[in-house]
RNA sequence: UUAUAUCUUCGGGGUUAGGUGAAAGUCCUGACCGGCAGUAGAGCCUGCGAGCCUUUUGGGUUGAUUCGGUGAGAUUCCGAAGCCGACGGUAAAGUCCGGAUGAAAGAAGAUAAGC
Repeated sequence: UUAUAUCUUCGGGGUUAGGUGAAAGUCCUGACCGGCAGUAGAGCCUGCGAGCCUUUUGGGUUGAUUCGGUGAGAUUCCGAAGCCGACGGUAAAGUCCGGAUGAAAGAAGAUAAGC
């Protein structure tokens, strides 16, 4: 210094308040949140993971953005207005409880060997 092997650690956030009701963090008003990689810095561009289904080293499925400005370059920055969010439980849930002291995209590090 490069790619490889083994191992270790890390690796998801969020209902304050009001209304109705016998009962709601689930309904209504309002509030709040945003995994990983890429790229002009991204929940809503591309890809991936999680979740769900399945005949399980695999396959399938999987949400959401526009306008204006700056700039060489931005659906990523600035301004404005929007939108989205697995499954099971329960008064109907992105935010509560549960599978989960789980798994994982990936990030960092150690060791070995090679050049």
A computed fold for a 115-nucleotide RNA from Ruminococcus flavefaciens, annotated as FMN riboswitch aptamer (RFN element). The same sequence occurs in records of 2 taxa. Taxonomically the source falls in Ruminococcus (Bacteria, Bacillota, Clostridia, Oscillospiraceae).